[in-house]
Context: one part of a larger RNA
RNA sequence: UUAUAAUAAAGGAACUAGGCAAAUUGUUCUGUACGUUAGCAAAAAAGAAAACCGUGAUGGGUGUAAAGUACAAAAGUAACGACUGUUUAACAAAAACACAGGACUCUGCAAAUUUUUUAAGAUGUAUAGAGUCUGAAGCCUGCCCAGUGCUUAAAAGCAAAGCAUUCUAAAAGUUUCUUUUAGAAUAUAAGUUUAAGUAAACGGCGGUUCUAACUAUAAGAAUCCUUAGGUAGCGAAAUUCCUUGGCGGGUAAAUUCCGUCCUGCAUGAAUGGUUUAACGAUUGCUUUACUGUCUCUAUUAUAACUUCA
Numbered sequence: 001u002u003a004u005a006a007u008a009a010a011g012g013a014a015c016u017a018g019g020c021a022a023a024u025u026g027u028u029c030u031g032u033a034c035g036u037u038a039g040c041a042a043a044a045a046a047g048a049a050a051a052c053c054g055u056g057a058u059g060g061g062u063g064u065a066a067a068g069u070a071c072a073a074a075a076g077u078a079a080c081g082a083c084u085g086u087u088u089a090a091c092a093a094a095a096a097c098a099c100a101g102g103a104c105u106c107u108g109c110a111a112a113u114u115u116u117u118u119a120a121g122a123u124g125u126a127u128a129g130a131g132u133c134u135g136a137a138g139c140c141u142g143c144c145c146a147g148u149g150c151u152u153a154a155a156a157g158c159a160a161a162g163c164a165u166u167c168u169a170a171a172a173g174u175u176u177c178u179u180u181u182a183g184a185a186u187a188u189a190a191g192u193u194u195a196a197g198u199a200a201a202c203g204g205c206g207g208u209u210c211u212a213a214c215u216a217u218a219a220g221a222a223u224c225c226u227u228a229g230g231u232a233g234c235g236a237a238a239u240u241c242c243u244u245g246g247c248g249g250g251u252a253a254a255u256u257c258c259g260u261c262c263u264g265c266a267u268g269a270a271u272g273g274u275u276u277a278a279c280g281a282u283u284g285c286u287u288u289a290c291u292g293u294c295u296c297u298a299u300u301a302u303a304a305c306u307u308c309a
Base pairs, nucleotide, nucleotide: 001304002303003302004301005300006299007298008297010295011294014293019290027049028048029047030046035040037136051062052061053060073288074287075286076285077284078283079282080280081279085097086096101134102133103132104131105130106129107128113120114119137275138274139273140272142205143204144203147202148201149198150197151196152195153194156193157192158191164186165185166184167183168182169181170180171179172178173177206224207223208222209221210220233267234264245261246260247259248258249257
């Protein structure tokens, strides 16, 4: 000097990106809120007790901080994900994946589907199997089929190389006919055009001007464009550039946090919208307790290194 442990006056997060690390934590008894899907929340929280002698037990006596070292500090609030679970073996455990639940599409069985395939699907049969999206539950899931897809359409137009049939010409062999080459005609599909349907298919969901007897605002009116012009909700949000938005709360003081407003640069409904008890080694903020994180360092033990003798 470093490492691993131990202790510390007064203060107690002033440290720091951040309580990172450390400290607190137990047992028994009493007692237990908001919320809630009535299961939970919950070990909620909060409070008290403890030694030894002696007694069947309580009382009693002595005495004065004892028993015990572990799985484990506690509360509030908001975000995300319902939950238990899974994951980047060796920098990421999460809000990612999965999930029960929901929906759509395909498939009638020699099923669809799996590149190929012995085969699987299945010793199953639409309450089944396959694919895609969403992701418990509650309340809901608006408008648009113009574009791109998909589905349907014994109808109509277009759409073809080969084979086939018929015909023509030439050549060869044979002279009934056959073969070869060249040309013409006929017949023929998927598809495409067209039409309709379809958004829990891919996706999309406007602008300008004016208007109410203070002002302001605009229920309303006019006009242009569009397939249709964003509904319910939520909203400076994990989305807000301007922005440290305005107001309120919390602090002596807050670019964070919570509530509210709406002027949504650029929210929005299974690419799901919104609310949500429980849950989370998740993330933000606050409080109690606690402490060498710090004010501000010091000492001790052990080990190692370096230097001197």

A computed fold for a 309-nucleotide part of an RNA from Montagnia macrospora, annotated as large-subunit ribosomal RNA, domain IV. The full RNA is in RNAcentral, with records from ENA. Lineage of the source: Eukaryota > Rhodophyta > Nemaliophycidae > Batrachospermaceae > Montagnia. Its mean pLDDT, the model's own confidence on a scale to 100, is 81. Its Rfam family is "Bacterial large subunit ribosomal RNA". The gene name in the source record is rnl.